[in-house]
RNA sequence: CUGAUGGUCGGCGAUGAGGCUCGCCUAACCGCGGCACCAGCUGCCGCUGAUGGCUUCUACCAACUG
Numbered sequence: 001c002u003g004a005u006g007g008u009c010g011g012c013g014a015u016g017a018g019g020c021u022c023g024c025c026u027a028a029c030c031g032c033g034g035c036a037c038c039a040g041c042u043g044c045c046g047c048u049g050a051u052g053g054c055u056u057c058u059a060c061c062a063a064c065u066g
Stems, first nucleotide, its partner, number of pairs: 010025004016057006031047006
């Protein structure tokens, strides 16, 4: 310096936070469609969603009422 393994703390699951729960990690994870580029990054346009799942709050959006 590099690799492997184990433990502890912790972290991750396309846009924020809390609780419960599931899975995963020294990286988990980083959505979809179209066109261009060319063999892959990247650029442009469009679309859904604040959850991994359930729930609460906040933000955003739509409709109705006052």